[in-house]
RNA sequence: GCCCCUAUAGCUUAAUGGACAAAGCAAGCGCGUUCUAAGCGUUAGACUGGGGGUUCGAAUCCCUCUAGGGGCG
Numbered sequence: 001g002c003c004c005c006u007a008u009a010g011c012u013u014a015a016u017g018g019a020c021a022a023a024g025c026a027a028g029c030g031c032g033u034u035c036u037a038a039g040c041g042u043u044a045g046a047c048u049g050g051g052g053g054u055u056c057g058a059a060u061c062c063c064u065c066u067a068g069g070g071g072c073g
Base pairs, nucleotide, nucleotide: 001072002071003070004069005068006067007066010025011024012023013022018056027043028042029041030040031039049065050064051063052062053061
């Protein structure tokens, strides 16, 4: 220098272009226990890496940039 993949909640992952972006773990609160723990219930939390475009409608499609990973030279 060229090509490919990835970026969504604190972490790990879901989500045919269409309802309020869904779960698990973690966290808060409660139940539970003599006290912890396990277990159970409940609550909050991401406008989806930045910008632009297409569309009635974009996490999803297109362009560009950034970051990470991989391949080739």

This is a predicted structure of a 73-nucleotide RNA (transfer RNA) from a Patescibacteria group bacterium. The organism belongs to Bacteria candidate phyla, within Bacteria. Its mean pLDDT, the model's own confidence on a scale to 100, is 82. It matches the Rfam family "tRNA". Rfam classes the family as a transfer RNA.